A computed fold for a 266-nucleotide part of an RNA from a metagenome, annotated as large-subunit ribosomal RNA, domain VI. The prediction has a mean pLDDT of 87. The full RNA is in RNAcentral, with records from SILVA. It matches the Rfam family "Bacterial large subunit ribosomal RNA". Gene Ontology terms of the family: ribosome and structural constituent of ribosome.
Context: one part of a larger RNA
RNA sequence: CGCAGGAUAUUUGAUGGGAGCUGUCCCUAGUACGAGAGGACCGGGACGGACGUACCUCUGGCGCACCAGUUGUUCCGCCAGGAGCAUAGCUGGGCAACUACGUACGGAUCGGAUAAACGCUGAAAGCAUCUAAGCGUGAAGCCGACCCAAAGAUAAGAUAUCCCACUGAUUUGAUCAGGUAAGAUCCCUUGAAGACUACAAGGUUGAUAGGCACGAUGUGUAAGUGGAGUGAUCCAUUCAGCAAGUGUGUACUAAUAGAUCGAGGG
Numbered sequence: 001c002g003c004a005g006g007a008u009a010u011u012u013g014a015u016g017g018g019a020g021c022u023g024u025c026c027c028u029a030g031u032a033c034g035a036g037a038g039g040a041c042c043g044g045g046a047c048g049g050a051c052g053u054a055c056c057u058c059u060g061g062c063g064c065a066c067c068a069g070u071u072g073u074u075c076c077g078c079c080a081g082g083a084g085c086a087u088a089g090c091u092g093g094g095c096a097a098c099u100a101c102g103u104a105c106g107g108a109u110c111g112g113a114u115a116a117a118c119g120c121u122g123a124a125a126g127c128a129u130c131u132a133a134g135c136g137u138g139a140a141g142c143c144g145a146c147c148c149a150a151a152g153a154u155a156a157g158a159u160a161u162c163c164c165a166c167u168g169a170u171u172u173g174a175u176c177a178g179g180u181a182a183g184a185u186c187c188c189u190u191g192a193a194g195a196c197u198a199c200a201a202g203g204u205u206g207a208u209a210g211g212c213a214c215g216a217u218g219u220g221u222a223a224g225u226g227g228a229g230u231g232a233u234c235c236a237u238u239c240a241g242c243a244a245g246u247g248u249g250u251a252c253u254a255a256u257a258g259a260u261c262g263a264g265g266g
């Protein structure tokens, strides 16, 4: 820009893409078969491998600064307590997010037309013959079925709902311009959404982000003080103290104010 008014939702599916794998064991059954050795079809069940999709409850990884321990050194006048630097100084843990080694699920079932093949009826050719007319069975393959995208599918689809009115100009036409309606955007607060854009949640009739409160969770019992010990250190206060992107709540702060776009042919 188009989809012959302007919108908001919900959709149909032409078409395209994806998937399509396979093993072992058990039952049937030591049956059929076979002198024996051996050993099934058909049918039913269990457990796997690889692959794929989604997710983070569990198990792990990471978690660049969340907690603790600790070495050297410099500084905060000293002690105590801290800070900087040394690969994140090193070490032990670890929330969220992300993730696999983790968890869940998938290949199925079914239908249609067939291949090789196997048949029915059946002449040419009094017989025979699956074939010449006609009719069947039949594959991990083909077309559907399953999953995803999809109306720019210009043949531009469908359904529901909302707005339905005015001014000026005019060459009088399905004309042009303007302010509006429903609605949308700019702008702003943001996001497990994201290169930008888009998408999604909000904008005071508000929990969108920050802050704050209380939790969850992590670390592991802070500092100070008191006590015990010559002391290193230990005990009590203390399941303490401190905490990152987490949950619930709370208008304290910021989403103010405002602007723009946007409707008619029979």
Stems, first nucleotide, its partner, number of pairs: 001152001005163007015149004021049007033038001051106005059100003066093005071086006095245001110144003117137004166178004183261004187203005208254003211250005217243003224237005